About this RNA:
Predicted 3D model of RNase P RNA and transfer RNA as a complex of 438 nucleotides. Model confidence (mean pLDDT): 77 of 100.

RNA sequence: UGAGUAAAUUAAGUGGUCGCGUGUACUAUAGUCGAAAGGCUGUACAUGAGGAAAGUCCGAGCUCCAUAGGGCAGAGUGCUGGAUAACGUCCAGUGGAGGUGACUCCAAGGAAAGUGCAACAGAAAUAUACCACCUAGCACAGAAGUAGUAUUAUGCUGGGAAAGGGUGGAAAGGUGAGGUAAGAGCUCACCGCCCCUUUGGUGACAAAGGGGGCAAAUGCAAACCCCACUCGGAGCAAAACCGGAUAGAGAGAAUUAUGGUGACCCGUCAUACUCUCGGGUUGGUUGCUAGAGCUUACUGGUAACAGUAGGUCGAGAUAGAUGACCAUUCACGACAGAACUCGGCUUAUCGAUUUGCUCAUUUU
RNA sequence: GCGGGUGUAGCUCAAUGGCAGAGCACCGGCUUCCCAAGCCGGCAACGUGGGUUCGAUUCCCAUCACCCGCUCCA
Numbered sequence: 001u002g003a004g005u006a007a008a009u010u011a012a013g014u015g016g017u018c019g020c021g022u023g024u025a026c027u028a029u030a031g032u033c034g035a036a037a038g039g040c041u042g043u044a045c046a047u048g049a050g051g052a053a054a055g056u057c058c059g060a061g062c063u064c065c066a067u068a069g070g071g072c073a074g075a076g077u078g079c080u081g082g083a084u085a086a087c088g089u090c091c092a093g094u095g096g097a098g099g100u101g102a103c104u105c106c107a108a109g110g111a112a113a114g115u116g117c118a119a120c121a122g123a124a125a126u127a128u129a130c131c132a133c134c135u136a137g138c139a140c141a142g143a144a145g146u147a148g149u150a151u152u153a154u155g156c157u158g159g160g161a162a163a164g165g166g167u168g169g170a171a172a173g174g175u176g177a178g179g180u181a182a183g184a185g186c187u188c189a190c191c192g193c194c195c196c197u198u199u200g201g202u203g204a205c206a207a208a209g210g211g212g213g214c215a216a217a218u219g220c221a222a223a224c225c226c227c228a229c230u231c232g233g234a235g236c237a238a239a240a241c242c243g244g245a246u247a248g249a250g251a252g253a254a255u256u257a258u259g260g261u262g263a264c265c266c267g268u269c270a271u272a273c274u275c276u277c278g279g280g281u282u283g284g285u286u287g288c289u290a291g292a293g294c295u296u297a298c299u300g301g302u303a304a305c306a307g308u309a310g311g312u313c314g315a316g317a318u319a320g321a322u323g324a325c326c327a328u329u330c331a332c333g334a335c336a337g338a339a340c341u342c343g344g345c346u347u348a349u350c351g352a353u354u355u356g357c358u359c360a361u362u363u364u
Numbered sequence: 365g366c367g368g369g370u371g372u373a374g375c376u377c378a379a380u381g382g383c384a385g386a387g388c389a390c391c392g393g394c395u396u397c398c399c400a401a402g403c404c405g406g407c408a409a410c411g412u413g414g415g416u417u418c419g420a421u422u423c424c425c426a427u428c429a430c431c432c433g434c435u436c437c438a
Stems, first nucleotide, its partner, number of pairs: 001360010012329007020048007030041004050335001054346002057344005062235004069266003074231005079093005094108001095106004109226002114224002116220003126172001130165002133160007173191006192214001193212008239286004248277005256272005279437002293312008330333001365434007374388004382418001390406005411427005
């Protein structure tokens, strides 16, 4: 200098005018309504979207279901250890895969409990023999040769072997040598696999040594299933309070019925009714934002994180505010808008900046 | 805002992990003097992107689009 990799920050700036939401004040008498409390309007001041506010994919807080019990189902998670309120998240490791490397990725328990599936192709799909190989017998043909009537080729029947060919995603250890009628872990060397022991580690696992010729061992569990662990349901339109309005009619059940118990059953609790049509309200307050909050320093820990001390307050609407215009500067501005609140994940995103590390080239 | 569901041909629906079908519609032909009906043939699709698997419309994950339900009182 170039290429890359990991992490972090930022998300146009400044000034002015007008407007909108919320809060506070109006006690040197703002306006208006009201008996008052207070409401509405106005004025002044303060404050007013995000890293994802999104998707709603997980986990919690909070609230209610007069309890949350049992059975049987169902759902989820899935290497090990730790963090956390909790998690499917995070951190640190193990094993595997990719990369020259920094580094990245992995739903990664069990297929020697059972069941199921593996289309087409191929001889055969969890067991096999189509071609080809070797061999025994029989049949037959031609050639060489003249010693024998054997050898070779072809066909049929039987046997051996599982090496070669071809099919497939997959053919049951791989490579090489020996061996054999031909072959084969049949034997040997190396690699792989399985079992045992010892050592190290909390553990996943690793290393070393020994044994086994390789079997009970094809793949699929994001097929059923087995094993281990976890799970009551609903969701702020939850829920509580205040105020206001209204009209009943029809059908059914009666010792059972309905509902909570939102897969089902038992148990339990509540109410005497249940269903259909019709009727009335669709006002206000609380829930609502100070919280597992943010931030600085120190301490412990490899880290996630935890503890102590100090500092700090950063929207709260309810038809839903956060905008428009002017001036100016630049790199000319992406994705995108809170609705009870947090912790994560995932997805979208124009650019700019910083730091650690790696590789290549050049110079010294 | 919260909860649930569905995406297959132009429309309405099927399909057990193994060549994606049916009806209507559309196009062409036969039949008819012409049309309709009928018969024969044809066109055309798994919302999108990854993963698991030998193989995915189907199983898993993400994403996009659409649809439905949800106040209170008696």